Predicted 3D model of a 127-nucleotide RNA (FMN riboswitch aptamer (RFN element)) from Actinoplanes auranticolor.
It was read from a public genome assembly, where an Rfam model found it.
The prediction has a mean pLDDT of 81.
RNA sequence: GUGCGCUCCGGGGUCGGUGUAAUUCCGAACCGGCGGUGACAGUCCGCGACCCGACCGCAGCCGGCGGCCGGUUGACCCGGUGGAAUUCCGGGACCGACGGUGAAAGUCCGGAUGGGAGGCGGCGCGC
Numbered sequence: 001g002u003g004c005g006c007u008c009c010g011g012g013g014u015c016g017g018u019g020u021a022a023u024u025c026c027g028a029a030c031c032g033g034c035g036g037u038g039a040c041a042g043u044c045c046g047c048g049a050c051c052c053g054a055c056c057g058c059a060g061c062c063g064g065c066g067g068c069c070g071g072u073u074g075a076c077c078c079g080g081u082g083g084a085a086u087u088c089c090g091g092g093a094c095c096g097a098c099g100g101u102g103a104a105a106g107u108c109c110g111g112a113u114g115g116g117a118g119g120c121g122g123c124g125c126g127c
Stems, first nucleotide, its partner, number of pairs: 001125004007119002014028004029107002031096002033047004042094002051071003055067004076092005098110003
């Protein structure tokens, strides 16, 4: 470096208000996957999940299932330290799939005992 198999792998709604009804609205809370990076990242560069599509295979009355490739996909500034930080410190901001729901959801329920990025270690092969 590569192949195989193993294993692990997501956090967070509490109090008050309004209301017939809200952990969904309002006020105040709380949370931050994986790899990278001149120094530690939800907001930088990428990846994954969700969603959409082409192709291939399977099944088929329809709905569909699997593989593979592609597309889409949120958000940060100021000051300080320093050789180096949109990553640390201080301050102030911002963002968060789809379906469901007595009423609108990052935090509730569900697809999901799923999928997948990836991590540790193991075995084989090659350099």